[in-house]
RNA sequence: AGAGUUUGAUCCUGGCUCAGAACGAACGCUGGCGACGUGCUUAACACAUGCAAGUCGAGCGAGAAAGUCAUUUUCGGAUGGCGAGUAAAGCGGCGCACGGGUGAGUAACACGUGGGUAAUCUACCCUUUAGAGGAGAACAACUACUUGAAAAGGUAGCUAAUGCUCCAUAAUGUUAAUAUAUGCUAGGUAUAUUAACCAAAGGUUGGGAGCACUUUUAUUAGUGCCCAGUCGCUAUUGGAUGAGCCCGCGCUAGAUUAGCUUGUUGGUGGGGUAAUGGCUUACCAAGGCAUCGAUCUAUAGCUGGUCUGAGAGGAUGAUCAGCCACACUGGGACUGAGACACGGCCCAGACUCCUACGGGAGGCAGCAGUGGGGAAUUUUGGUCAAUGGGCGCAAGCCUGAACCAGCGACGUCGCGUGAAGGAUGAAGCCUUUCGGGGUGUAAACUUCUGUCAGAAUGAGUUGAAUUGUAUAUAUUUUAAGAGAUAAUAUACUUGACGUACUCAUCAGAGGAAGCACCGGCUAACUACGUGCCAGCAGCCGCGGUAAUACGUAGGGUGCGAGCGUUGUUCGGAAUUACUGGGCGUAAAGCGCGUGUAGGCUGUUAUUUAAGUCGAGUGUGAAAUCCCUAGGCUCAACCUGGGAAUAGCGCUUGAAACUAUUUAACUUGAGUGUAUUAGGGGAGAGUGGAAUUUCCAGUGUAGCGGUGAAAUGCGUAGAUAUUGGAAGGAACACCGGUGGCGAAGGCGGCUCUCUGGAGUACAACUGACGCUGAGACGCGAAAGCGUGGGUAGCAAACAGGAUUAGAUACCCUGGUAGUCCACGCUGUAAACGAUGGGUACUAGGUGUAGAGGUUUUAACCUCUGUGCCGGAGUUAACGCAUUAAGUACCCCGCCUGGGGAGUACGGUCGCAAGGCUGAAACUCAAAGGAAUUGACGGGGGCCCGCACAAGCGGUGGAGCAUGUGGUUUAAUUCGAAGCAACGCGAAGAACCUUACCGGGGCUUGAACUGUUUAUGUUAUGUUCGGAAACGAGCAGUUUUUAUAUACUUUUGUAUAUGAGACAUUUGUAGAGGUGCUGCAUGGCUGUCGUCAGCUCGUGUCGUGAGAUGUUGGGUUAAGUCCCGCAACGAGCGCAACCCUCACCUUUAGUUGCCAUCAUUUAGUUGGGCACUCUAGAGGAACUGCCGUCGAUAAGGCGGAGGAAGGUGGGGAUGACGUCAAGUCCUCAUGGCCUUUAUGCCCCGGGCUACACACGUGCUACAAUGGAUGGUACAAUAGGUUGCAAAGCCGUGAAGUGGAGCUAAUCCUUAAAGCCAUUCUCAGUUCGGAUUAGAGUCUGCAACUCGACUCUAUGAAGUCGGAAUCGCUAGUAAUCGCGGAUCAGCAUGCCGCGGUGAAUACGUUCCCGGGCCUUGUACACACCGCCCGUCACACCACGAAAGUCAUUUGUACUAGAAGUCAUUGAGCUAACCGUUUACGGAGGCAAAUGCCCAAGGUAUGAU
Repeated sequence: AGAGUUUGAUCCUGGCUCAGAACGAACGCUGGCGACGUGCUUAACACAUGCAAGUCGAGCGAGAAAGUCAUUUUCGGAUGGCGAGUAAAGCGGCGCACGGGUGAGUAACACGUGGGUAAUCUACCCUUUAGAGGAGAACAACUACUUGAAAAGGUAGCUAAUGCUCCAUAAUGUUAAUAUAUGCUAGGUAUAUUAACCAAAGGUUGGGAGCACUUUUAUUAGUGCCCAGUCGCUAUUGGAUGAGCCCGCGCUAGAUUAGCUUGUUGGUGGGGUAAUGGCUUACCAAGGCAUCGAUCUAUAGCUGGUCUGAGAGGAUGAUCAGCCACACUGGGACUGAGACACGGCCCAGACUCCUACGGGAGGCAGCAGUGGGGAAUUUUGGUCAAUGGGCGCAAGCCUGAACCAGCGACGUCGCGUGAAGGAUGAAGCCUUUCGGGGUGUAAACUUCUGUCAGAAUGAGUUGAAUUGUAUAUAUUUUAAGAGAUAAUAUACUUGACGUACUCAUCAGAGGAAGCACCGGCUAACUACGUGCCAGCAGCCGCGGUAAUACGUAGGGUGCGAGCGUUGUUCGGAAUUACUGGGCGUAAAGCGCGUGUAGGCUGUUAUUUAAGUCGAGUGUGAAAUCCCUAGGCUCAACCUGGGAAUAGCGCUUGAAACUAUUUAACUUGAGUGUAUUAGGGGAGAGUGGAAUUUCCAGUGUAGCGGUGAAAUGCGUAGAUAUUGGAAGGAACACCGGUGGCGAAGGCGGCUCUCUGGAGUACAACUGACGCUGAGACGCGAAAGCGUGGGUAGCAAACAGGAUUAGAUACCCUGGUAGUCCACGCUGUAAACGAUGGGUACUAGGUGUAGAGGUUUUAACCUCUGUGCCGGAGUUAACGCAUUAAGUACCCCGCCUGGGGAGUACGGUCGCAAGGCUGAAACUCAAAGGAAUUGACGGGGGCCCGCACAAGCGGUGGAGCAUGUGGUUUAAUUCGAAGCAACGCGAAGAACCUUACCGGGGCUUGAACUGUUUAUGUUAUGUUCGGAAACGAGCAGUUUUUAUAUACUUUUGUAUAUGAGACAUUUGUAGAGGUGCUGCAUGGCUGUCGUCAGCUCGUGUCGUGAGAUGUUGGGUUAAGUCCCGCAACGAGCGCAACCCUCACCUUUAGUUGCCAUCAUUUAGUUGGGCACUCUAGAGGAACUGCCGUCGAUAAGGCGGAGGAAGGUGGGGAUGACGUCAAGUCCUCAUGGCCUUUAUGCCCCGGGCUACACACGUGCUACAAUGGAUGGUACAAUAGGUUGCAAAGCCGUGAAGUGGAGCUAAUCCUUAAAGCCAUUCUCAGUUCGGAUUAGAGUCUGCAACUCGACUCUAUGAAGUCGGAAUCGCUAGUAAUCGCGGAUCAGCAUGCCGCGGUGAAUACGUUCCCGGGCCUUGUACACACCGCCCGUCACACCACGAAAGUCAUUUGUACUAGAAGUCAUUGAGCUAACCGUUUACGGAGGCAAAUGCCCAAGGUAUGAU
């Protein structure tokens, strides 16, 4: 720091997704140790049990027991001492308002920050000054009686105090008044005077001179006075600490919440508080808040901080720290320095528990723990050793605060699971092209080490500092070494954690590795399994038989005691843009104006100092972050120090800019004078043309309308034509990217009223300006309301056509409406899809208005309105002084597509509807501009038997052949529009053959290696069998080397070895016309013999791409010429090749025969001139002439020539398309099969037959059939062959075997021509079918061959819709040959004979080429795509109604309690006197105000 994803590709816009970091997490798999942290985010749900706040005997009275000791005893016990002035309880003091928990409520002075308090309080603590005198009455405990189940009380009596009360004393206290001074003048501070008022408590330690009392044998002992110390007490001063109140600023969302408020806002008096204040009350006034967002609703504790981010920001508010709020829910006060009080009180409510049913008790959001909820969060632990808190003089007691331990990989950090050596490299596993490669120095093995965990024992260390006691020293007080104090020294005393930690010892590599991923993004690849199944997936997307994406394995990559997944936050996202975005076409400029608030605002000088800037200062808690140093072995962690910190306050300075004050200016703006143009607006009047209707005339059969028609009108007289009349609406020509207006919009002419603009002048005002949220006004057409009007036109509607239908387009009619008046509506692609204003920034050329200079032709200025174009800009297209350029000011609007401009709510409207305006759900795109193609019932140009013009066919019949279908044991398989269907198949009776049935074989029918054994094959033959096969018989000859023997020989025989061959055994292979042509090679078809397809360099474009290859001509042709930011080149075209046509030359046998001779016959002699054969050459190039054309390319015509404009034909097929065809020619990957899907054999089938289609043959006849006679070819083949003559048969054939290894022989063409006959008919046409008899091939013609003869003699009389071929030696017609082949052609491939017609032309059909245009297509129009309907499911709206939450208003209700009033009842302290009564004061009780729960009614949500 970016990446993936829209497209065939591109650029842009734009969303979605990923890589990072983090977490109080959870889940899955796995799990060795330690340190430090951390742990109910959910039900502020309910809680069993234990603990969490007590302490003081040095404030007070009272005061046990167990036990033990002693005495005594009637042996039951009794008394006394110790226990003990102890425990427990009580009065009293202090504390319980801290500490600990939680985040429900709260949008608030709650919090944060900075101030104020001249408006306040503060126990304990420190400090100042002074005091502490005298008296009194009670109440608990306790005792007695008594109520109650309990909790809890009641009555009577006794008693103490640092409890309570009274009196005295008192100011620098408090209150009031007066005066003065001071002050940042609210109730401040200081001083003076006067008046009134307000206090107290003692405890304890020690002392001894003196005094008093009690006591003692005794100045012996005790107490008090007294003295000293100490802890307290009272008033007061100041401080510290803590708290209260007030203020400025900051602090979530919603306007589909716009108005809220009656103690409300202010004042006066009273009350209340520590204190200000409507805090409260009476009266008076009518205010206060709000678009700078009041009120209402929803959500939420706030902050330091935390996470993220480059930052600005965004999200968050666990742990730690500060503040606030709360303590079962609601209300209330009491006590107190402090509470409206978590472990206090009273009341109401809900819930739980106890109960003797009368009544009581309770509050874990303290620590543990339980249930419940939940994806999810711990032990009913130890200790007060340390730190801190409460009480106490102290010892000490209490402390679930705290410190520790336990549980959890929940997180961060650290350590370990061993180290070194060890092979051209074990085994296993995986893979393989079978050679190998990988795992892999990894292991084994050798040598070492000893962290952690483990075992056993010993030593040592930190948290420990204190406090207290004892002694000593010092100081201090005092009459007194009696006491006190702090410090120092010594001794003794305190550890939960803790089996801690550290060191030493022992043993042995021993006890310790997993998780995710491997298609791209994103590091990491293979095999097998699976076969759109199972599954994966964050996005794009994988999987349909060869998956790097599923599952497993091997291997690899990443991290590592963890690794992944899920969730959430920030980032990337400049995707809300302050930093830092946009609005012509991508989302986005309000339809237009006037104008309020607001924002912004010309020039010069002056003033102030609000903004702004500088300096200093206060604050900005600590912790955190950062820097630095130190401590735990390191680190995390902890500690010290430093730095930093937005903001706010105070002091002070500056004066440029903004702002303020004052004074001016004229250029912005406005006014004025003169003048000009105009469909600007409103009203009134008026004109002609045309349409229609009516009246009258003339006139006769049609008119009208259309692509063609019909409906319609017309003999009751239309249309046409002439004259007249009526009425409404609109204004031809002029008329123009011309004018005017803000926009909508405005068009005959005249008049009246009226708005705005331009130009010239430079007189006046002196910034008066720009924009403009709300607001107000205008606003096409259609539509609505009321009343008119209605000629034409014309939704709806009717009829006629068209059509498969035609609720349309076309036609005939026709009502609202269109017109007028007055209202409403308020929207349009209301568009320049471009808000308004100001300034600046090259030009060229038109046009409207005005002016100027000169003059008749131009130039210049201003304001409008167009076109082109430069810089610049833009994603591109484009815009370009009329900006979409460069800047400033103001307003409006946008943030992926769909849902949706929909729903709900509100508001406007008579309605129709308008304005405002969501969400659920769903998709990974939607979109803009441009590019290349393809396509178009778009355009232009051009071509082709494409159409047209012709000729002949197919489609109808019969047959042949192929296919479909059906059938079958099998009817083998493939081919499927053109481009499958007489196609593979150039030839299925067996074979072929792949199919079916049956019979057999299993290393196999053919082949290779290896291995065992035997042997030397031939050949003939018997039996069984359908054959294969099985069982037999006879028979026998290989090559070579060596040795030996025989021998004339290159001979023969034997033995051994080797080779070859055959048979045989085992084995590794084999074999497969089995599957996949969508895994492939090769070959082929097709567009198409169409003229195209590309490249290099350069140039243009951000880019895909373009240019070249387009343009003007021309051609069969991207053929050539010219032009051109292109210049060249390649594959195609053409040419080169073959063949036919002409000539020359060479060569003449088997060919030929003019001349000579000869013959039945080129038969022979002879010849090679000619034909012909087959080699080599020549010939044609728009070369020549004329004309057209740009003088080019070329076209047209002509000459010559055998041939003329590529002379005819062939071969030759560019880049590519169709996943075209073929795995059954061949080759081949993978899969399948292996006593069978292989191989052999016999028989059958591929030849079936209701039917449908394709391709052909033969016909339907007289241009013919039949009969007879007669003429002329070419290609090609032949020895397992072609076969002549002759003979025989009606014939197919048979016989025969001359000749031919071929210019020699086989070897005769048929249509034609010349005659005769048939005479238009199902025939002398046609030949199917059938019967019989034969011939040939072949082991074999039954299924199932061809041919012959005789007989039979079907359909068919030229073929519907439709459709095919052909442009010249062509069509048509006639025969001939060949391949395959034993036999079998109407097919196929060739050959020649005879031999036409027509083409005006390119509108149309089909196919193709080039240019251009549109496109939402790119699988490319056989595309894309819209809506209804059917079924299922999902989300939302509406819906008679129903339930619940929250909340408003009105009324009711009225517990506890404060306050007020009353207080007849009760009453110790003080006062008075009449001495048992009164007063003061108090209490109970009652009443009133306020008020919680509750209730009723009615709204909102």

About this RNA: A computed fold for a 1501-nucleotide RNA from a metagenome, annotated as small-subunit ribosomal RNA. Rfam family: Bacterial small subunit ribosomal RNA. Gene Ontology terms of the family: structural constituent of ribosome and ribosome. The coordinates come from a structure-prediction model, not an experiment, and the mean pLDDT is 83.